[in-house]
RNA sequence: GAUUUAUAAAGAAGUGGCGAGAGAUCAGGCUCAUUAACCCACUGGCAACCCUCCUUAACCGGAGAAGGUGCCAAAUCCUGGCCCGGUGAAUGGAUUACCGGGGGAUAUAAAUG
Numbered sequence: 001g002a003u004u005u006a007u008a009a010a011g012a013a014g015u016g017g018c019g020a021g022a023g024a025u026c027a028g029g030c031u032c033a034u035u036a037a038c039c040c041a042c043u044g045g046c047a048a049c050c051c052u053c054c055u056u057a058a059c060c061g062g063a064g065a066a067g068g069u070g071c072c073a074a075a076u077c078c079u080g081g082c083c084c085g086g087u088g089a090a091u092g093g094a095u096u097a098c099c100g101g102g103g104g105a106u107a108u109a110a111a112u113g
Base pairs, nucleotide, nucleotide: 002112003111004110005109006108007107008106013043014042015041016040017039021032022031023030026080027079028078029077044072045071046070049068050067051064052063053062054061076105082102083101084100085099086098087097088096089095
């Protein structure tokens, strides 16, 4: 990197290092950042996927946090990209604005090969 399943409006920051961009991609917006962001290290924390215990026929449910991951600005920062529906405009070629639903993409976990 691939496939499957689940989750993604909750939650959780200090110190040091570096020094200019960062928020996945493209476009539009918006935001963060020399009062030092992003990233890296340490410490601390959040959560509860794996895990441990209780319960159960089993699932469900409840409790926990030693260990493996993850995470600690903003909804996955927001919208669009593909499809469907509704309303309006304009028109008879399609298009466009707004609203809603789904999909896709991305991230993380667990599993598989």